[in-house]
């Protein structure tokens, strides 16, 4: 450089109501890379949305954490108590359905 192939999880149980995996009690889930040591909340990316395009791509936008303990060294371990969660559809969604048998940071491998 060029190819292949991988690449996102999650309402148990309950109210209430004609009707809710959306309200309400309470339950689960956590994409890739970096960091003196393992992260959803640190740094940065990707996705989802806007613009703008010569359709390659460019720009923008882009949530959420503290306490205590161990330690040379942790907002990343361990305790403990919080928080966050794109549009578009329906009874108001992080979990259903739908663009989506996409995209995609990225990891492996092969020449």
């Nucleotide at each position: 450089u060029u190819c292949u192939u991988c690449g996102g999880g999650g309402u148990a149980g309950g109210g209430u109501g004609u009707a809710a995996g959306u309200c309400c009690c309470a339950a689960c889930c956590g994409g890739c890379g970096g960091u003196a040591a393992a992260a959803g909340u640190c740094c940065g990316c990707g996705a989802c949305c806007c613009g703008c395009u010569u359709c390659g791509g460019c720009g923008g936008c882009u949530g959420a954490u503290c306490c205590g303990g161990u330690g040379u060294g942790a907002u990343u371990c361990c305790g403990g108590a919080a928080c966050c969660g794109a549009c578009a559809g329906u009874a108001c969604a992080g979990u259903c359905u739908g663009g989506a048998u996409g995209a995609g940071a990225g990891a492996a491998g092969a020449a």